[in-house]
Context: one part of a larger RNA
RNA sequence: AUUGAACGCUAGCGGCAUGCUUAACACAUGCAAGUCGAGCGGCAGCGCGGGGCAACCUGGCGGCGAGUGGCGGACGGGUGAGUAAUGCAUAGGAAUCUGCCUAGAAGUGGGGGAUAACCUGGGGAAAUCCAGGCUAAUACCGCAUAAUCUCUACGGAGUAAAGCAGGGGAUCUUCGGACCUUGCGCUUUUAGAUGAGCCUGCGUCGGAUUAGCUAGUUGGUGGGGUAAAGGCCUACCAAGGCGACGAUCCGUAGCUGUUCUGAGAGGAAGAUCAGCCACACUGGGACUGAGACACGGCCCAGACUCCUACGGGAGGCAGCAGUGGGGAAUAUUGGACAAUGGGCGUAAGCCUGAUCCAGCAAUGCCGCGUGUGUGAAGAAGGCCUUCGGGUUGUAAAGCACUUUCAGUGGGGAAGAAAAGGCUUAAGGUUAAUACCCUUAAGAUUUGACGUUACCCACAGAAGAAGCACUGGCUAACUCUGUGCCAGCAGCCGCGGUAAUACAGAGAGUGCAAGCGUUAAUC
Numbered sequence: 001a002u003u004g005a006a007c008g009c010u011a012g013c014g015g016c017a018u019g020c021u022u023a024a025c026a027c028a029u030g031c032a033a034g035u036c037g038a039g040c041g042g043c044a045g046c047g048c049g050g051g052g053c054a055a056c057c058u059g060g061c062g063g064c065g066a067g068u069g070g071c072g073g074a075c076g077g078g079u080g081a082g083u084a085a086u087g088c089a090u091a092g093g094a095a096u097c098u099g100c101c102u103a104g105a106a107g108u109g110g111g112g113g114a115u116a117a118c119c120u121g122g123g124g125a126a127a128u129c130c131a132g133g134c135u136a137a138u139a140c141c142g143c144a145u146a147a148u149c150u151c152u153a154c155g156g157a158g159u160a161a162a163g164c165a166g167g168g169g170a171u172c173u174u175c176g177g178a179c180c181u182u183g184c185g186c187u188u189u190u191a192g193a194u195g196a197g198c199c200u201g202c203g204u205c206g207g208a209u210u211a212g213c214u215a216g217u218u219g220g221u222g223g224g225g226u227a228a229a230g231g232c233c234u235a236c237c238a239a240g241g242c243g244a245c246g247a248u249c250c251g252u253a254g255c256u257g258u259u260c261u262g263a264g265a266g267g268a269a270g271a272u273c274a275g276c277c278a279c280a281c282u283g284g285g286a287c288u289g290a291g292a293c294a295c296g297g298c299c300c301a302g303a304c305u306c307c308u309a310c311g312g313g314a315g316g317c318a319g320c321a322g323u324g325g326g327g328a329a330u331a332u333u334g335g336a337c338a339a340u341g342g343g344c345g346u347a348a349g350c351c352u353g354a355u356c357c358a359g360c361a362a363u364g365c366c367g368c369g370u371g372u373g374u375g376a377a378g379a380a381g382g383c384c385u386u387c388g389g390g391u392u393g394u395a396a397a398g399c400a401c402u403u404u405c406a407g408u409g410g411g412g413a414a415g416a417a418a419a420g421g422c423u424u425a426a427g428g429u430u431a432a433u434a435c436c437c438u439u440a441a442g443a444u445u446u447g448a449c450g451u452u453a454c455c456c457a458c459a460g461a462a463g464a465a466g467c468a469c470u471g472g473c474u475a476a477c478u479c480u481g482u483g484c485c486a487g488c489a490g491c492c493g494c495g496g497u498a499a500u501a502c503a504g505a506g507a508g509u510g511c512a513a514g515c516g517u518u519a520a521u522c
Base pairs, nucleotide, nucleotide: 001521002520003519005518006517007516008515009514012368013367014366015365016364017363018361019360020326025324026323027322029321030320031319034071035070036069039068040067042064043063046062047061048060049058050057051056078279079278080277087204088203090201091200092199093198096196097195101192102191103190104189105188106187107186108185109143111141112140118133119132120131121130122129123128149158150157151156163184164183165182166181167180168179171178172177205251206250207249212242213241214240217239218238219237220236221235222234223233224232254276255275256274257273258269259268260267261266281302282301283300284299285298304315305314306313307312332358334357335356336355340354341352342351343350344349371401372400373399374398381392382391383390384389405463407458408457409456410455411454422442423441424440425439426438427437428436466511467510468509469508470507471492472491473490477506478505479504480503481502487494488493
């Protein structure tokens, strides 16, 4: 000088940060990932409409539980157990993939069979399961077409798709629509962007009281496998490969940008923030998918907890709060999606413990205040005294002022906000003055924080100072008590009757809403 600190004494306010360093210990409860009806069949529930005297019926409308289907649950958030190199940092490389996005090229024809939901029946305590029947799709499967795509013995062979919504003048119509057009989709492909996988050089803690290690081991050939190179895997062949420039083994540890310190060189650390990695009760495994071997998915085994009708089931806070435990020690079972960002959706919007805010804590940094001026009879009291006085001390009182902050009451609804939907105009598209898209203008709406910030008024010095030290180092001294006792102490050392070193008092010194102590680093 510093700290994610703790402890003791003390404590007025605000701003900005930070807050389980220990048990990767176990977790009650709530929330943390949904969304789309403009993919689909439908219609449980709510509201409206229609029929009916009523019970009720009716998807007709707004919408919509469950289901099917799509996209997203691989991001965001947490933790640091493992890992000394399958990691990280830096510089390179070639044998790869890449949903959504951007640009370009081409296409989107014609069919089929199922299945959930639903209905019926059954098993089970439950979780949930089974059988029969009906039905739809942007779900699934053939056919057609097809290359600049894939394979190729260069002759050839193979391979796709799905519709939905808005609008509409002719023409046709079974009055549903066909058809045209616009937008969003879908299929194939070429580039790009982004993201990811892989390889290599160099760097990356301690121990030699660890000296030898290695059989898929090192290399080759054939084969397999992967998106992709490769002993990645396998069969055969060869006997290699690493090592005192420290292999192997043991211990410790996430790495970095950075942070602290220091004149620097260095040393120490790796909280918050940012990048990368690893993990998700413990161990193993794959499925789906563009992407996982997947925190809030699946399967198996194990430990633990819970339910049970004993046959069988359910669970995983190292997400946000919160509980127990451990510990010197670390916060609310809060508000809002208003902003930023993310997912889904044409959109409106919905979801979002990400995030933005609020609450708690002097944990840290910064700022402000606890009054200002005047005031000598140098008051009283305290302390000391050589008894003359000295000191506390302009300090107080008194007099004259001020009102920051806190308090009370008003104002302010400042900024944080640009979007979206609506109306109008122009341009584009088009058969179209529809629709849709772009641009411009206009009005309108949306704030958790929030009793915001800030401003004004009111009252009254009114509500606001402590802590450590005073032998030397080290700024600051006297008296009393005690008598090697009681005690102090970072080091030297004080204390055995005149203690500036113990304890108290007065006085002083240093910091100050803090001050000391302890721990740790330089």
A computed fold for a 522-nucleotide part of an RNA from an uncultured prokaryote, annotated as small-subunit ribosomal RNA, 5' domain. It matches the Rfam family "Bacterial small subunit ribosomal RNA". Gene Ontology terms of the family: ribosome and structural constituent of ribosome.